[in-house]
Molecule: Bacterial small signal recognition particle RNA
Organism: Candidatus Uabimicrobium amorphum
RNA sequence: AUCUGGCGCCUGGAAAUCUUAAACUUCCGAACCUGGUCAGGGGGUGAAACCAGCAGCCAUAAGGAUGUCCCUGAGGUGUUCUAGGAAUUCCAGAUAUU
Numbered sequence: 001a002u003c004u005g006g007c008g009c010c011u012g013g014a015a016a017u018c019u020u021a022a023a024c025u026u027c028c029g030a031a032c033c034u035g036g037u038c039a040g041g042g043g044g045u046g047a048a049a050c051c052a053g054c055a056g057c058c059a060u061a062a063g064g065a066u067g068u069c070c071c072u073g074a075g076g077u078g079u080u081c082u083a084g085g086a087a088u089u090c091c092a093g094a095u096a097u098u
Base pairs, nucleotide, nucleotide: 001095002094003093004092005091006090009085010084011083012082013081014080015079016077017076018075019074020073021072023068024067026065027064028063034059035058036057037056042051043050
């Protein structure tokens, strides 16, 4: 000096992992403008039947809380593997020359 290989550099892919959303489980959850049942009271009738229906109770909506992350979407990276790119460094080897 040249060549080869490697660490490091750059760009992808995958894995692992983290966050978040969706989805699902359980629970909470509407004075009235959700539903069911409707005490009382009201209406109705000769009397009933019956009617509307507040509270209460029950079930839930919007929404909220908890858990799960098996599947799905989005975002991220200290790591692992892999495919390439670039190439001044750094490390090792080989060859040649001095």